[in-house]
RNA sequence: UAAAUUCUUUGGGGCGAGGUGUGAUUCCUCACCGGCAGUAUAGUCUGCGAAGGGCGUAAGCCCCCGAACGGGUGAAAGUCCCGUACCGACGGUUAAAGUCCGGAUAGGAGAAGAAUGGA
Repeated sequence: UAAAUUCUUUGGGGCGAGGUGUGAUUCCUCACCGGCAGUAUAGUCUGCGAAGGGCGUAAGCCCCCGAACGGGUGAAAGUCCCGUACCGACGGUUAAAGUCCGGAUAGGAGAAGAAUGGA
C1' cells in the first nucleotide's frame, strides 16, 4: 500500500421585469437553472442515478428514459473559445409549470472518511 467487509458523514439548481386576463412565478416577450462517473474541462457524447410502467415475499430484474449544430485553437475537445440553437418526470393549481406546492425529514448514482483486513 491493494481487494473485500462493516460503519459514519455528505450527496440538485432556477421566475427577476414587462404584457394579456376576474384569475397565470403555469400563457406571450425577455430572464434564470443544469445530479454522478468516464473522456481535453460536457444539461445535448458514453454509461449511471432519479421519475414513470411491469414482475417478484424479498433481494432484485425487465421495460421506458429529453435535447447541438457551424466556425476557431490544439497532438488530442460533440467537453475549451466564438456564434446561433435546443431540452427538461409524476400529482396539484381560479389558467396549460424545468423554475411554485406535494410525495420527499423520502430515494439516490456517487464523493469523503474511519475501522477490520491482509497478499
Molecule: FMN riboswitch aptamer (RFN element)